[in-house]
RNA sequence: CCCCGAAAAAGGCAAACCCGUCGAAAGGCGGGGGCGCAAAACUAAAGGGUCUAAAGCUGUUAUUAACAGCCAGGACAGCCAGUUGCCGCG
Numbered sequence: 001c002c003c004c005g006a007a008a009a010a011g012g013c014a015a016a017c018c019c020g021u022c023g024a025a026a027g028g029c030g031g032g033g034g035c036g037c038a039a040a041a042c043u044a045a046a047g048g049g050u051c052u053a054a055a056g057c058u059g060u061u062a063u064u065a066a067c068a069g070c071c072a073g074g075a076c077a078g079c080c081a082g083u084u085g086c087c088g089c090g
Stems, first nucleotide, its partner, number of pairs: 003090001004088002012037002017032006035078001041083003047080002049076003056070006
């Protein structure tokens, strides 16, 4: 340095759910909580994939609206992936 991930050490993160908050939503943030994670660290138009659809467009119904479809540079990295990293039974 590379592979690998242990009945190891030092630690780390934090699912669901609850409360508060932002958001049209997906979802984010804070507190609690702990399912789990050897990268559950970072990277989101500019690798793939998934989710939402406010505004917009199209259509239908008909009372200023409702419903349906399309649509992301809006969201998810704890989906795959890329990049970087602690330790060393082996």
Annotation: A computed fold for a 90-nucleotide RNA from a Clostridia bacterium, annotated as c-di-GMP-I riboswitch aptamer. It matches the Rfam family "c-di-GMP-I riboswitch aptamer". About the family: GEMM was predicted in a large-scale screen for bacterial structured RNA regulatory elements. The coordinates come from a structure-prediction model, not an experiment, and the mean pLDDT is 86.